This is a predicted structure of a 351-nucleotide part of an RNA (large-subunit ribosomal RNA, domain IV) from Brassica oleracea var. oleracea.

[in-house]
Context: one part of a larger RNA
């Protein structure tokens, strides 16, 4: 110096990004304990107050006596275990050590216990009950899945209150509009076509045969091209479907001013309902306003002019939980102002 400790006048978060770190708090027994609430909770909320040792006091269980005919009463004593007392000593200090919640409010998220990046991330991620859709008729063996295409096997010694996939995510209030585009189902008198099909055609040959100078044509067989009708469960077509992927508009103009119920046009499958709203989402932005504070790019509330919020890619609210995030107020303290002393162990000088 360093690393662990313990103390510290006055102030007490001024320190910091940020109360990190320390430090209050603490167990037991009586009093007391809001707001909200899913009436279970919240709760050890909060905020209080006692305690050791000696002495007395009273209750009391049991023994022995006294008195009754017998209970009762009564007198000594006295186990476990209590209550009580303006009682006493004695100490710096009596839950004498250790051991052992700081509390309070608001707000965001995620309902909760669970789970997770072994060795940077515990969380608002995952899961989770609940809710919702779609799929499964099954003994020649369900759908799904695994597997050479196969035997098999799991599903299951189970049967649609089953299995199997997706999405969202306890509860409460609720989930608007759009089927034009892609997807899923359904239908189908009608068109188009795939493979198939092979009518039909085109060259070149091998033998032969028939006519013949040269060549031309038949029959058999190879070779080569042409490629009609006809044809699906696919497509086209019709039709349903969003808690399927997903989408929810511009201009002009008006009630004296000013908003704009209204009106007007132009597109669209349909123009964004309910709610929430400078939000974990808002650029401009330190938005306005109110509040907290001596001062607040911060937090709460509110408006709504949503760059670019919005309904199971869920909206909203929510008791109760959280080693989650923000923000504030008590108590608390060497985090600070502003350091300082001491202890141990290293490090350092000497031997």
């Nucleotide at each position: 110096c360093a690393a662990u400790c313990a103390u510290a006048a006055a102030g007490g978060a001024a320190c910091u990004c940020g109360g990190c770190a320390a430090a209050u708090u603490g167990g037991c027994u009586c009093c007391g304990u809001a707001a909200c609430u899913u009436c279970g909770g919240g709760a050890u909320a909060a905020g209080g107050a006692g305690a050791g040792c000696u002495c007395g006091u009273u209750a009391g269980u049991c023994u022995c006596g006294a008195u009754u005919a017998a209970u009762a009463u009564u007198g000594a004593g006295u186990a476990a275990a209590a209550a009580u007392g303006a009682a006493g000593a004695a100490g710096c200090a009596u839950a004498a050590a250790a051991u052992a919640a700081u509390g309070u409010u608001g707000u965001a998220c995620g309902a909760c216990u669970g789970u997770u990046u072994a060795a940077u991330u515990a969380a608002a991620a995952c899961a989770a009950a609940g809710c919702a859709c779609u799929u499964u008729g099954c003994a020649g063996a369900a759908a799904g899945a695994u597997g050479a295409u196969a035997a098999a096997u799991c599903u299951a010694a189970g049967u649609a209150u089953u299995g199997a996939g997706u999405g969202u995510g306890a509860u409460u209030u609720c989930u608007g509009c759009c089927c034009g585009a892609u997807g899923u189902c359904g239908g189908c008198a009608g068109g188009c076509u795939a493979a198939c099909g092979g009518a039909u055609u085109u060259u070149c040959u091998a033998a032969g045969c028939u006519a013949g100078u040269g060549u031309a044509g038949c029959u058999u067989g190879g070779u080569u091209u042409u490629g009609a009708a006809g044809g699906a469960a696919c497509c086209c077509c019709c039709g349903a479907u969003u808690a399927a992927u997903g989408g929810c508009g511009g201009c002009c103009u008006u009630a004296a001013c000013g908003u704009g119920a209204g009106g007007g046009u132009c597109c669209u499958a349909a123009g964004g309902u309910a709610g929430c709203g400078a939000a974990a989402u808002a650029c401009c932005u330190u938005g306005g306003c109110c509040g907290u504070u001596a001062a607040a790019u911060g937090c709460g509330g509110u408006c709504u002019u949503g760059c670019a919020u919005g309904a199971a890619u869920g909206a909203u609210g929510u008791a109760a939980c959280g080693a989650u995030a923000c923000a504030a107020c008590a108590g608390c303290u060497g985090u600070c102002u502003c350091u300082a002393u001491g202890a141990u162990u290293g490090a350092c000088u000497c031997a």
About this RNA:
Its mean pLDDT, the model's own confidence on a scale to 100, is 84.